[in-house]
């Protein structure tokens, strides 16, 4: 002089879950509660993850045309509904990762 690793003190924020208030939703404020966090301050620049509306495919209902046939029935098609999917476009989200900017004590 360099590297690790390990503490003290004053505080800080607050999961989930209850109330309430925004919102179509995701989720956010506000109060109450602590899972817990050295940046769980702050920021939507990458990325993942969630809503919403449109779009690709696709599956299920009920309805209705047609067609085949003795009849059940099948079978194609339209329209409305939910439900996955693709891809987009707004939007959530920083306590999901990364990045970026800020800081409080100690230097023992």
């Nucleotide at each position: 002089c360099u590297g690790g690793a390990c503490a003290a003190a004053a505080g800080g924020c607050a999961a989930a879950c209850c109330g309430u208030c925004u919102g179509u939703a995701a989720a956010g404020g506000c109060g109450g509660g602590g899972c817990g966090c050295a940046a769980a301050g702050c920021c939507a620049c990458g990325g993942a993850u969630c809503c919403a509306a449109c779009c690709u495919a696709u599956u299920c209902a009920c309805a209705g045309u047609g067609c085949a046939c003795g009849a059940a029935u099948g079978c194609a098609u339209u329209c409305u509904g939910a439900g996955u999917u693709u891809g987009c476009u707004g939007g959530a989200c920083c306590g999901c990762c990364g990045g970026g900017u800020u800081g409080c004590c100690a230097a023992g």

The RNA shown here (c-di-GMP-I riboswitch aptamer) has 108 nucleotides and comes from uncultured Rhodopirellula sp. Lineage of the source: Bacteria > Planctomycetota > Planctomycetia > Pirellulaceae > Rhodopirellula. The prediction has a mean pLDDT of 81.